[in-house]
RNA sequence: UGCGGGGUGGGCCAGCAGUAGGCCGAAAGGCUCAUAACCUUUAGACAUUGGUGCAAUUCCAAUCCCCGCAA
Numbered sequence: 001u002g003c004g005g006g007g008u009g010g011g012c013c014a015g016c017a018g019u020a021g022g023c024c025g026a027a028a029g030g031c032u033c034a035u036a037a038c039c040u041u042u043a044g045a046c047a048u049u050g051g052u053g054c055a056a057u058u059c060c061a062a063u064c065c066c067c068g069c070a071a
Base pairs, nucleotide, nucleotide: 001070002069003068004067005066006065007064010024011023012022013021018054026042027041028040029039030038047063048062049061050060051059
């Protein structure tokens, strides 16, 4: 420098136009003599900017960051 893949709660992953979901973790409550386990509830995220479109996490463009390949 070129090409390809990726960026989604604190962590790990889904979702790929139509209200963003799961597991772990956190907080509160329940249960218990108590703790753990278990049950219920709550909070918490689409890398940034622009474009298309009735509607964008999804499509397009640029930028930033990570990984790989080639030179």
This is a predicted structure of a 71-nucleotide RNA (transfer RNA) from a Patescibacteria group bacterium. Rfam family: tRNA. Rfam 15.1 lists 5,335,975 matches to the family in 14,413 species. The same sequence occurs in records of 3 taxa.